[in-house]
Molecule: transfer RNA
Organism: Mucilaginibacter sp.
RNA sequence: GGCGGGGUGGCCGAGUGGUUAGGCGGGCGUCUGCAAAACGCCAAACAACGGUUCGAAUCCGUUCUCACGCCU
Numbered sequence: 001g002g003c004g005g006g007g008u009g010g011c012c013g014a015g016u017g018g019u020u021a022g023g024c025g026g027g028c029g030u031c032u033g034c035a036a037a038a039c040g041c042c043a044a045a046c047a048a049c050g051g052u053u054c055g056a057a058u059c060c061g062u063u064c065u066c067a068c069g070c071c072u
Stems, first nucleotide, its partner, number of pairs: 001071004005066003010024003018054001026042005047063005
């Protein structure tokens, strides 16, 4: 340099067009003598910009990024 793969809450990690799983962590509550545990509830994300579409995390283009792979 070329080709491919990845980028989603604080962290991990699903999700191939229709109101974005789950876990850890955090907050509040119930329970408890206090706590822990357990249970319930809540907040929080789609790398950026453009395009397609009624609708985009998902499709297309460009860019950024990666102690990911292959090739030279």